The prediction has a mean pLDDT of 84. A computed fold for a 520-nucleotide part of an RNA from an uncultured bacterium, annotated as small-subunit ribosomal RNA, 5' domain. RNAcentral holds the full RNA, with entries from ENA, Greengenes and SILVA.
Context: one part of a larger RNA
RNA sequence: AUUGAACGCUGGCGGCAGGCUUAACACAUGCAAGUCGAGCGGUUUGUAGUGCUUGCACUAUAGAUAGCGGCGAACGGGUGAGUAAUGCCUAGGAAUCUGCCUGAUAGUGGGGGACAACGUGUGGAAACGCACGCUAAUACCGCAUACGUCCUACGGGAGAAAGGGGGCUUUUCGGAGCUCUCGCUAACAGAUGAGCCUAGGUCAGAUUAGCUAGUUGGUAGGGUAAAGGCCUACCAAGGCGACGAUCUGUAGCGGGUCUGAGAGGAUGAUCCGCCACACUGGAACUGAGACACGGUCCAGACUCCUACGGGAGGCAGCAAUGGGGAAUAUUGGACAAUGGGCGAAAGCCUGAUCCAGCCAUGCCGCGUGUGUGAAGAAGGCCUUUUGGUUGUAAAGCACUUUAAGCGGGGAGGAGGGCACCGUGGUUAAUACCCACGAAUGUCGGACGUUACCCGCAGAAUAAGCACCGGCUAACUCUGUGCCAGCAGCCGCGGUAAUACAGAGGGUGCGAGCGUUAAUC
Repeated sequence: AUUGAACGCUGGCGGCAGGCUUAACACAUGCAAGUCGAGCGGUUUGUAGUGCUUGCACUAUAGAUAGCGGCGAACGGGUGAGUAAUGCCUAGGAAUCUGCCUGAUAGUGGGGGACAACGUGUGGAAACGCACGCUAAUACCGCAUACGUCCUACGGGAGAAAGGGGGCUUUUCGGAGCUCUCGCUAACAGAUGAGCCUAGGUCAGAUUAGCUAGUUGGUAGGGUAAAGGCCUACCAAGGCGACGAUCUGUAGCGGGUCUGAGAGGAUGAUCCGCCACACUGGAACUGAGACACGGUCCAGACUCCUACGGGAGGCAGCAAUGGGGAAUAUUGGACAAUGGGCGAAAGCCUGAUCCAGCCAUGCCGCGUGUGUGAAGAAGGCCUUUUGGUUGUAAAGCACUUUAAGCGGGGAGGAGGGCACCGUGGUUAAUACCCACGAAUGUCGGACGUUACCCGCAGAAUAAGCACCGGCUAACUCUGUGCCAGCAGCCGCGGUAAUACAGAGGGUGCGAGCGUUAAUC
C1' cells in the first nucleotide's frame, strides 16, 4: 500500500460497487421454457341470425385449447469437483459440418395407408396403462421428375401447404383458374457458429529413473461431417526419457487484480473469453447442434409415497431452510427498458435482465453549525499556594438551515404498437398486401412518496476510536509495589513507574477507529 475479509468499541445521510472464500453437504415450499388456431381434426364459451319439434339443429362471428404437428428447449443462468494437458494462451494449418439469416438458380406434379385426440369396454391405491372402433394435417409412405455414384450392368432416391383479395372465366357450388404474402424441396455462394491438426509457452518433488504391446510405423479394410491406431487383420520393431519421460502431490486457464521505480513477486472474488461438471458411475436416442442442469435408459447411495403389488425425486438456477463456519443478504416488484424463445402480427413466456430490500463490506461526497464573546465565570486537574491549565472552550448576544423531517410541484429513462388518413410500390384491379409519412386519435413506467425545484419551522435530530518510554506525533498526578498487569521489537513493574490501572491534559485519524489474518 492492499483485501470478497472477520472481531472489539462506536455509528447521521447519500451516490456507486460488492456480499457462502467453509460442506461439488442435504434440501420443505414457490417460481426459473415455452410458444404457434395464419399447420390439423376435434371439444367448448359468448353474441347475432335462420329453421322449427321451444330447446335442439344449422350458419356467421369473436374468444379458449387437452391432443397430433412445427420451432425452441444444445441459448440464457450456476459452480470450479475433476483436469498439469483430450485444457488454456499465442501463432499457424487442412481433411470438415453448419438450423435460423443473406444473395442468386430451378421446382413445388400425381397418389396412398395410418396414429393420437374422440367413443366403447377394461386393469391399477397411485404412477400409469390395455383392447376394439373412428378421423385430419406443413405428421408418415410410395410413384413421377430433378439429383447423385458408377459408367458394363445395377443400385439409391426430394417436396407441403397455409392465409388475404376481389373484376372476369369455370364449377360436382366445396372450389379451380388469377394475384399478393408466407412457407416447402434440391443444388451453389456467403455470413455466423462448431469439430479437428501442428508448433512454442503453461506449478512442485529425483527421498519418483527408467516408461510403453494398439505401444511406434506400414499395408488393407471399417468407421466418422472430417485427417488419424479412431477401430480391426496382417507385417515390421519400433516410440518416449537428465532439454526430466513415468510416477506422486497440488491446481480450472487467460484478459486481468494487488504490490513494486522497475525487473519481479503474489493472485485469478466481481466483469469478459475459453474449458469442465450437473446426486455418483456408465450409455446411447432425438436433433443442424447434446452424449443434454430443470430429457431418456441401466447400475449405485440417499430421501419420500404406498392399499406392500409397486411407484416418485435430484437447487453447483432465483429466493428460502437445516448443517458446517470467524463469516456472507429478501421464500420482494416488474417485463417499463435491454436482450432471448415462439408467432404474420397483436402478443405470450423469460428469478436472463432491470429495480427495490438487508449489511459502514469497500470507495467517494456531505453533515453534526457560523460569527461574536475575558468577569479569562463556575467546576475539574496541577501548583513553588503566587498562580497555571482546560479555554473563546462554555454561558450570553447575533445569524444561517445543507442533510434529516413536513408540505407542494415535477423531468428523463418511451424508442414504439394499434386504428384511421395521405403518398408510392405490387396487380387486370381503386381490392388485399408492403414501404414511407411533420397528420389525427389511442395504449404503454416496476423503480416511484424517482432525480430535481420551491416552501415551512427550529441549533433544532447527528462523534467516536486508538495512542502518548524509544522506534513514533503526544506528560503530569494518584493508586499499585517483580503483585496486579503491559508488550510489535528493545523491554517496563521489587515505594516518588511519562511503559501497569484510573484521572486531568495532549497527539493522530474521524462515521469511523483499532486488533487479527493474508499478499507485495